Predicted 3D model of a 71-nucleotide RNA (transfer RNA) from a Candidatus Nanohaloarchaea archaeon. Its Rfam family is "tRNA".
[in-house]
RNA sequence: GCUGGGAUGGCAGAGUGGCUAUGCGGCCGGCUGCAGACCGGCAGACGGGGGUUCGAAUCCCUCUCCCAGCU
Numbered sequence: 001g002c003u004g005g006g007a008u009g010g011c012a013g014a015g016u017g018g019c020u021a022u023g024c025g026g027c028c029g030g031c032u033g034c035a036g037a038c039c040g041g042c043a044g045a046c047g048g049g050g051g052u053u054c055g056a057a058u059c060c061c062u063c064u065c066c067c068a069g070c071u
Base pairs, nucleotide, nucleotide: 001070002069003068004067005066006065007064010024011023012022018054026042027041028040029039030038047063048062049061050060051059
C1' cells in the first nucleotide's frame, strides 16, 4: 500500500430502513427482623463527519481506531 472483518448502554451481546432486544451490573419499590435469593419497575447506547430517504444503528462517501490475510 491492497483486501476482508469489526467499533452498539458500565460490561457482554442481538438487531440489514420505521417499534433502539436480552443478560449481568446500577437505582427505586415489594418480600425479609437484617441481608441474600426471588418478584415488579426505572435510567442508560449506536466511533467522528458528510450524503441518500418522509424516516438511518441499518444504505452510500470519507476519516479514525482494532483484528486477520496479501504484497

Lineage of the source: Archaea > Methanobacteriati > Methanobacteriota > Candidatus Nanohaloarchaea.